[in-house]
RNA sequence: AUAAAUAGCGGCGAUGGAGUUCGCCUUGAACCCCGUGCAAACGGUAAUGACUCCUACCACUUU
Numbered sequence: 001a002u003a004a005a006u007a008g009c010g011g012c013g014a015u016g017g018a019g020u021u022c023g024c025c026u027u028g029a030a031c032c033c034c035g036u037g038c039a040a041a042c043g044g045u046a047a048u049g050a051c052u053c054c055u056a057c058c059a060c061u062u063u
Stems, first nucleotide, its partner, number of pairs: 010025004016054006033044004
């Protein structure tokens, strides 16, 4: 100096914030939803990767 492995930091996990936890990536990275369709376009689910809380949104009921 180069390469590999491990650990750590950091980043990421289709719409917000916080906590916990899991997984992934190591910067030409992880990640950037689903269905139909050549494409254009149309339709659909969801504020979570998972759990809890708050906020926003939707449906129903009561006052």

Predicted 3D model of a 63-nucleotide RNA (Fluoride riboswitch aptamer (crcB RNA motif)) from Pelosinus fermentans. Model confidence (mean pLDDT): 78 of 100.